[in-house]
RNA sequence: ACCGCAUCAGGGCAAAUCAACGGAAACGUUGAGACGCAAAGCCACGGGUCUACGGACGCGCGCCGUCUAUGAUCGCCGGGUUGCCGCA
Repeated sequence: ACCGCAUCAGGGCAAAUCAACGGAAACGUUGAGACGCAAAGCCACGGGUCUACGGACGCGCGCCGUCUAUGAUCGCCGGGUUGCCGCA
């Protein structure tokens, strides 16, 4: 230095749910709240998944259906990158 993550210490983050706000939605932000997480820090680069305003097509013409991210998710996975403790 790299891989791994027992132990010690200081701690860190915050699921579901509820409220408010934003958004067409998925979802996000803030507060409350803890299911959990050794990167559950950050990045949408690859894959997956979610949504479909708009667009295309269909039709029985509807608050309709199908397809489609430019939207979302890093607490789905991979990858990249930056960290805390210490040495089993």
This is a predicted structure of an 88-nucleotide RNA (c-di-GMP-I riboswitch aptamer) from Paenalicyclobacillus macrosporangiidus. The organism belongs to Paenalicyclobacillus, within Bacteria. The prediction has a mean pLDDT of 89.